[in-house]
RNA sequence: UCCGCGGUAGCUCAGCGGUAGAGCAACCCGCUGUUAACGGGUAGGUCACAGGUUCGAAUCCUGUCCGCGGAG
Numbered sequence: 001u002c003c004g005c006g007g008u009a010g011c012u013c014a015g016c017g018g019u020a021g022a023g024c025a026a027c028c029c030g031c032u033g034u035u036a037a038c039g040g041g042u043a044g045g046u047c048a049c050a051g052g053u054u055c056g057a058a059u060c061c062u063g064u065c066c067g068c069g070g071a072g
Base pairs, nucleotide, nucleotide: 001071002070003069004068005067006066007065010024011023012022013021018055026042027041028040029039030038048064049063050062051061052060
């Protein structure tokens, strides 16, 4: 320098044009003599950044940044 994959909640990840989700973690409640476990609920996200396409973009296109792998 080039190619591929990836960047979404505190963590691990799903979601591939039509209201952003799960598990774990946090907080509250229940249960229990207490804790743990278990059950129920709540909160938490400028979807890496900037443009473009579209009635509508996490999703498609372009550029940039970062990580991993490969080629030279």
A computed fold for a 72-nucleotide RNA from Patescibacteria group bacterium UBA2100, annotated as transfer RNA.
Rfam family: tRNA. Gene Ontology term of the family: triplet codon-amino acid adaptor activity. It is annotated as a transfer RNA.
NCBI's taxonomy places the organism under Bacteria, Bacteria candidate phyla.
The sequence was found in a public genome assembly.
Its mean pLDDT, the model's own confidence on a scale to 100, is 83.